Large-subunit ribosomal RNA, domain I from a Spirochaetota bacterium, 550 nucleotides, folded computationally.

[in-house]
Context: one part of a larger RNA
Parts: sequence; C1' cells; structure tokens
RNA sequence: GGCUGUUGGCGGAUGCCUCUGGCACUACAAGGCGAAGAAGGACGUGGUAAGCUGCGAAAAACUACGGGGAGCUGCAAACAAGCAUUGAUCCGUAGGUAUCCGAAUGGGGGAACCCGUGAUAGUUUAUACUAUCAUAUACUAACAUGAAAAAUUAGUGUUAGUAAGCGAGACUGAGGGAAUUGAACCAUCUUAGUACCUCAAGGAAAAGAAAUCAAAAGAGAUUCUGUGAGUAGUGGCGAACGAAAGCGGAAUAGCCCAAACCAGUUUUAUUUAUAGAAUUGGGGUUGUAGGACACUGAUAUUGUUUAUAUUUAUCUAGCAGAAAAGUCUGGGAAGUCUUACCAGAGAAGGUGAAAGUCCUGUAAGCGAAAGAGAAAUAUAUCAUAAGUGACUCCUGAGUACAGUCGGACACGAGGAAUCCGGCUGGAAUCCGGGUGGACCACCAUCCAAGGCUAAAUACUCUGUAGUGACCGAUAGUGUAGAAGUACCGUGAGGGAAAGGUGAAAAGGACCCCGGGAGGGGAGUGAAAUAGAACCUGAAACCGACAGCCU
Repeated sequence: GGCUGUUGGCGGAUGCCUCUGGCACUACAAGGCGAAGAAGGACGUGGUAAGCUGCGAAAAACUACGGGGAGCUGCAAACAAGCAUUGAUCCGUAGGUAUCCGAAUGGGGGAACCCGUGAUAGUUUAUACUAUCAUAUACUAACAUGAAAAAUUAGUGUUAGUAAGCGAGACUGAGGGAAUUGAACCAUCUUAGUACCUCAAGGAAAAGAAAUCAAAAGAGAUUCUGUGAGUAGUGGCGAACGAAAGCGGAAUAGCCCAAACCAGUUUUAUUUAUAGAAUUGGGGUUGUAGGACACUGAUAUUGUUUAUAUUUAUCUAGCAGAAAAGUCUGGGAAGUCUUACCAGAGAAGGUGAAAGUCCUGUAAGCGAAAGAGAAAUAUAUCAUAAGUGACUCCUGAGUACAGUCGGACACGAGGAAUCCGGCUGGAAUCCGGGUGGACCACCAUCCAAGGCUAAAUACUCUGUAGUGACCGAUAGUGUAGAAGUACCGUGAGGGAAAGGUGAAAAGGACCCCGGGAGGGGAGUGAAAUAGAACCUGAAACCGACAGCCU
C1' cells in the first nucleotide's frame, strides 16, 4: 500500500409523516373601495420588546348591545405587575378614536417633509405661541359682480352638487395594432384583428324587438348551445381560411320617442292678427300599413313602474346532540379475549398503537339585542284600451343611393349582392320605399336614416361549505419557518435556501476531567446510537481494529 471482515465518523438519499402548506375543481354568496380621504405605505404604539401580528397620541387597544361561561394579559417562554362568576379573555353586530404620506386637494417638495393665509378660542406685558375649522382644480346649477364698449357679453366672486384615484396579470365593448411563424424560399396569403397599447363600463358586458330570413310552404327580437359541416364556398384554387338557412335544446318580454294635430308660454317681423323661431303640456308610435282629422264608445283590462309599511326564508356569534365495561400483552390500549349498548349519528380528526359508544364532532333539530336581506302581502302611485268613416296632412335628408378610394362580411375585386367609412354628386314621400348574392321583369317579404330593454352567456381578487385514480418538502405556489424575506442590481427588475427530539420537556439536578468546547458518570424516558448539529440514517469520502498478501 492492497483485499476482506468488524466498528465508527462525515453526509443527508430513502421510507413514513403533514400543524393554519400548496394545486385543480364544484355549489352558493359576493362582484367593488374612494374627498365622510381609498388601495398601499412611513412613523409610532407593550413593564422588559429586535421581528411578525394587532392597533393609532383614546395607539396588542375604547364604548354599547348580543353570544359564551372559567380562566386571561397575541405569535412567545420567563420574570414582574395585574384582570376575572359584580361574568374577564374570547366570538359577533353597531359606534368612537384613527399621527404623517398617498387621487392628496392651502402653496411648495428630493413621498411620509418644509412654508403659509383667514376665522374662532386659549394664553401672554407683548411681537409671538398653541388649538380647532376653513382654504386645490374642472364641470354643472343658482346668485352676485362686471371690462374694452352705451346696452350687453367675456371675465371675476360666493354657495351647492358631481368628478378625480385604486383594483382581479380575470371577464366585456370600443379606438389603434405587430412580428416570429406556416407557405418546406418569398412578396398576395397565413400567424391575426392574435400579442401588445389606449379609452370606457358593469356585475356581468355586448346584442336585441325585422327596411330579418325564407321560397310558392312559411317562420317571427337578441344571446348561448348541439347539429347542419369541415358541407356550401373562399384561396399565389398553394399553404390555408371556412359560413348560413333549417332542425334539436337553454332562456324568454316587450316597449318609448320624433312628426302630423290641439293648447299654452317666450320671442322676432310687420300690414296688429297673422306668420316664423324657441320651448312646455296633451296627442301618437306602425306594414294585413298605422296615426293625425271627424264620429262612436270606455274607466274597464293588464303590468313588481316606483314608493311606503308589515311579515319572513337566509347570512353575520352560537346551543344542544344517543350509546362500554372488564380481561390479557404493553411504557401507553383505541389492539386481544369475554359479555353489552346506540344508530335519522359506522363522515372525519384527535386522544401514549388500530375507538360508532373517551374528546371535538357527525345525523335530525334549535337560536339573534344589532346589522344585512332575495321573496311575499297590503296600500298608494305610475303606465297601458276599442271601433267606424274619410283619403286632406304626418310617418326620422345632405339621409338612401350613385361614382371613386378603402375597410368589414367565411367571400383575397371577383359576376360581388349586403354592411361601414373618406371625397364628389345626390332621391322618392304611401299611386311611396328597402330586400330576396350583378342586373331587369313578375312575385314574395319587410318599413331604414331616433332610443331603451331582464333571462339564458363570460370571468373569479374575495367569503362559506365541500370534492380529488392531485403533490407530499429538489414535489406541490417563488413562499408548509421573520418570503416577495435575506441577498443581487444605479434602476426597471431578479430572487433563494431553510419542515420532523419525545406520548409528555420529563430538555439531563448533582459529581468528575477540561480555560472552554466537549466528554465520563448519575438521573429522566419504552428507547438517549431519540440529547436539541435531535425520526429513519443509503452512497460517495475519511478513520480505527483484526486477518491475509506485497
């Protein structure tokens, strides 16, 4: 030095576990907060107090009302000092307090700081000082004031109301809008109206009551969905893109203006009783045309339209809840054996091993002073009808449509209808007009150029309850521990590692060696090779001892 064996060290794999850890999903709820100062922070706040949590100079808290019933002063020990059956701590509801920054809003500013002005009050000999309140901007309304410039207006001021900012990296609508990529290159095309940016809103949004489809028969707003169908089509007819009607379901809901006409008010013009303009009320709302107009006739019918009142499910604390003993093994019984019981409860978790009957619970029930509250009922209020005649009036104009240039439609200019926009032109008026995929005729169908509208649909920062052929500490969230922490970066930003003694600290008094660390005894414990560098304790790597070989 090598090999073998034994026994250690180091190391932290593996197994098992999971305390309020994560992931995915289901049902219900909620879907906002904010100038009454939010979200998010800074700084404070405890007897001792660094961190987290809570709270705010009334500062781990204050008040009231309800619950609850013996301990309590957070995580978190200890000491000190206290509180509590005259009901504390704790849980719920309501209220008070709530420094400074932050939309930040008196002015400024390098956030958590600096500096004012006015009023009121306090204090002072007094300038001063202190406290409270007010003091930004924009828009809207009212009132006041008021230039050039006579009137007026602009402007200015006061008061009141509203807005702003945040959020879930989600969902919705709108305005903008790529490229990588595919086409085996690439330019039309595709990726894709995607990503991304911006604006706006809601608990949903958007859409929506036919100038729609259809096809000789008819349907009857919108939305979502299965199918139709990878069909009809589009397409350097390449890559690729890709409907609709119809049929089956989910859910269903329909309405209001403008105008004609009538009445009023204001105002302009003048021929002074008319016309125009503006405005208020009535009227009226559609395609089998309807309405005005003239006449007849009615206070009925229908509708959660709105408000108020009452009641209430339910939510925000909780209450109560059946039934087992002995024996054996063991450190420990829930295990074994023997004999029982409950069950509208044999879900689950815990308890010194494996418990229906020990604990928390579970099933079936019960419960609210206060706050929230779908729904129901009642009352009031609001809205809302029908017919005949006549053929005078009304029925959304720089609109429809055309040309041209673009965009959207599954449809790339194509035979290209339909829809939207820029520019240039530019109708008809019910004997009217649009559409039916160029266009024309016939036929059919509908009524544009104003508006509102629940449900079925999309999503999940959040609360409650629950589920899992989801993970089990290199997994599962980046985070099971003071995690968006430590640390890195000027900054935007990047971003960890780190779980397990034991049933219970019973966490090793005392003695010995040692400066200590550490160790040897003793003691605890079932176990200490469970001793805190603590369950199990693999391998690499490093020793000790023994044997053999060189």
Model confidence (mean pLDDT): 84 of 100. The organism belongs to Spirochaetota, within Bacteria.